[in-house]
RNA sequence: CAAGUAAACCGGGUGACCGCUGUGAUAGCCUGCUGACUAUUAUAGAGGAAAGUCCGAGCUCCACCGGGUAGGAUGCUGGGUAACACCCAGGAGGGGCAACCCUACGGAAAGUGCCACAGAAACAUACCGGUCCGCCAAUGCGGGCUAAGGGUGAAAUGGCGAGGUAAGAGCUCACCAGCGGCUGGGUGACCAGUCGGCUAGGCAAACCCCAUCUGGAGCAAGACCAAAUAGAGGGACAAAGGGACACCCGGCCCAGUCCCCGGGUUGGUCGCUUGACCCUGAUGGUAACAUCAGGGCUAGAUAGAUGGUCACCACUCCGAUUUACUCUAUCUACCAGUCGGAGUACAGAACUCGGCUUACAGGUUUACUUGACCU
RNA sequence: GCGCCUAUAGCUCAGCGGAUAGAGCAUCGGUCUUCGGAACCGAGUGUCGGGGGUUCGAAUCCCUCUAGGCGCGCCA
Numbered sequence: 001c002a003a004g005u006a007a008a009c010c011g012g013g014u015g016a017c018c019g020c021u022g023u024g025a026u027a028g029c030c031u032g033c034u035g036a037c038u039a040u041u042a043u044a045g046a047g048g049a050a051a052g053u054c055c056g057a058g059c060u061c062c063a064c065c066g067g068g069u070a071g072g073a074u075g076c077u078g079g080g081u082a083a084c085a086c087c088c089a090g091g092a093g094g095g096g097c098a099a100c101c102c103u104a105c106g107g108a109a110a111g112u113g114c115c116a117c118a119g120a121a122a123c124a125u126a127c128c129g130g131u132c133c134g135c136c137a138a139u140g141c142g143g144g145c146u147a148a149g150g151g152u153g154a155a156a157u158g159g160c161g162a163g164g165u166a167a168g169a170g171c172u173c174a175c176c177a178g179c180g181g182c183u184g185g186g187u188g189a190c191c192a193g194u195c196g197g198c199u200a201g202g203c204a205a206a207c208c209c210c211a212u213c214u215g216g217a218g219c220a221a222g223a224c225c226a227a228a229u230a231g232a233g234g235g236a237c238a239a240a241g242g243g244a245c246a247c248c249c250g251g252c253c254c255a256g257u258c259c260c261c262g263g264g265u266u267g268g269u270c271g272c273u274u275g276a277c278c279c280u281g282a283u284g285g286u287a288a289c290a291u292c293a294g295g296g297c298u299a300g301a302u303a304g305a306u307g308g309u310c311a312c313c314a315c316u317c318c319g320a321u322u323u324a325c326u327c328u329a330u331c332u333a334c335c336a337g338u339c340g341g342a343g344u345a346c347a348g349a350a351c352u353c354g355g356c357u358u359a360c361a362g363g364u365u366u367a368c369u370u371g372a373c374c375u
Numbered sequence: 376g377c378g379c380c381u382a383u384a385g386c387u388c389a390g391c392g393g394a395u396a397g398a399g400c401a402u403c404g405g406u407c408u409u410c411g412g413a414a415c416c417g418a419g420u421g422u423c424g425g426g427g428g429u430u431c432g433a434a435u436c437c438c439u440c441u442a443g444g445c446g447c448g449c450c451a
Base pairs, nucleotide, nucleotide: 001371002370003369004368005367006366007365008364009363010362012313013312014311015310016309017308018307020045021044022043023042024041025040026039027038028037047346051357052356054355055354056353057352058351059218060217061216062215064251065250066249067248068247069246071214072213073212074211075210076090077089078088079087080086091105092103093102094101095100106209107208111207112206113203114202115201127150128149129146130145131144132143133142134141135140158176159175161173162172163171179196180195181194182193183192184191185190222270223269224268225267231261233260234259235258236257237256241254242253243252263450264449265448277296278295279294280293281292282291283290284289314344315343316342317341318340319339320338321337376447377446378445379444380443381442382441385400386399387398388397393431402418403417404416405415406414424440425439426438427437428436
C1' cells in the first nucleotide's frame, strides 16, 4: 500500500428570529386562600433502532389454596441473570490459505407412520448375472446358494486390498469408519487408549419418547371524582349453579351468573416516570457478570409537543472556469483553487425495563490475518 | 396503544409432503348470425405475497419481512 476479519462509536454543527409541550418563580383575576386561566421570565425536551410486537419480566386485576390430565415452550455441556428462545466460556460437526465465521446440535437399538416415480426389493426382499444339483438329445426348465458385478433411485445389504471359496460373502486378516464393553483424563458435553463381535438405511421444522419450565388477561390493566340517561326489555342456566379464555377432582368462598337488545357520556385526577437507571473508579471472575465507593437526574404529550425560516461552516455529487508547476507536437482526464446548483440516511416516545429481529446516506477508531514493496 | 386473523388465475374460493397446482364466473379464439347477444366447441391463465431454512422432494412444516382486515373505552 492492497484485500479482508472482528469489535466499539458518531450519525450534521454554530448563531439569530418566530412558534409547541412539561416544570419552577413572579404578576393579573379574587374579600381572602387554593385550584384553573392569562401574561412575563428561567429551565428541560426522541432513538440506535423510539420500529416489528417475536420472546422474557416488573406492575395491576381476576377472593384464595392444592392435586391430576391436556395444551404450549425450550433442547450439546457448564456458568451468568429478576427472567428468557438472551449473553459468556467450552465440546462436536461444517466453511475459509488465515484472522475468523456458522449450526432448531437430545433420542431412529421403546413403539407407530412415511419414503412419490423408477426399481426384483425402501427393510426384508434375487430382476439380470455368477455357481451347484436334478430333468431333457439340446436351446432350456425346476430347485438351492450367492448382495462380488450390472441396472433403478435422493437413499440399496459398512469401504478398500489380500487370503479363501463350486461361485461368493467379515467367512478370515491388515487399515479406515460405525456400535458396544473396560481403563485413564475432564464438574460435564466429550477426548485418548484397549478389547470384542460383524453392522444396525433415512425422516422427530411426522406422531411420539425423555428432561426442564409453564394459570389467565392486559395501562383501553386498574383506582377515584364529576356529568348525563330508560331498564318492570328479551333469552339461557339456576344448589345438579358460579368462582375472568382448556378440562376434571378436593378444600374454601358467593347468592345469583352469563349472553343479546336498548339508553347516557366521549370530561378530569392518579397509575406516569428514581429506575433490575446512568457515569467514573476499585476488587473478584478467562468472560458474561457481581460487589463496594463516589458522583448525576435525563421527555411525559392525550389527537398527541420536541418544529419552521435565514446566514455561515462541514460532507457528497454535478456543471463551468482560471492561474502556476511538470511533461509535451497537441488535446483530454486526474489533483488543487474559485464560482453556481442539488442533496445530507433509516426513521418519531405513548406504563416501564432486559433481549432478539429488521431498516439505515455517510464517517471515525482499535486489534488482527494474508499478499506485495522498501529499509 | 393492546390482542387476533388472512394472503393461491382478473374476481370468488378448493387443494392431509410426491399432479404439468384445480373449480365457477370473467377473458380470448372459432362455429352460428346481415351485425350483436345467447348457445355450442376450444385455449391461456399463476415466481402459490417476498426471502431463508428442514427434507431426496414444500402451496403444505419452521423462521423472518411485507401488505390488508377484524375486535377491545367508561357509567347506569
Record summary:
Predicted 3D model of RNase P RNA and transfer RNA as a complex of 451 nucleotides. Its mean pLDDT, the model's own confidence on a scale to 100, is 76. Rfam match: Bacterial RNase P class A.